[in-house]
RNA sequence: ACAAAGAAAAGGCAAAACACGCGAAAACGUGUUACGCAAAACCACCGGUCUAAGGGUAAAUAUACUAUUUAUCUAUGACAGCGGAGUUACCGUG
Repeated sequence: ACAAAGAAAAGGCAAAACACGCGAAAACGUGUUACGCAAAACCACCGGUCUAAGGGUAAAUAUACUAUUUAUCUAUGACAGCGGAGUUACCGUG
C1' cells in the first nucleotide's frame, strides 16, 4: 500500500422506556439509560416501509349554490438501527 473482515486493546455509536421541545402526522432534537452494532460513520441514487397537512374520488347527513362526517387514493413529508449502491474510517490479525 492492496484485499478481506475481526481474537485482543483503546475507544465509538446508542434501541426501548421516561421527561421536555418540535411537527398535521410519521418522525426528529436534548437529557437520563443501554437493546444491540466492525462501519448502528456520511449519503435519500434504487428498492422497501411509515405518515397524509394539502389535493383528488366516493358515500352519508344537513341545507339551497355549500358545510360536516366517514372511507379511500396520493409525497412535495419521513425512515440510513430494512436491504442494495456510492463515499470515508480507528486498532490490529493474515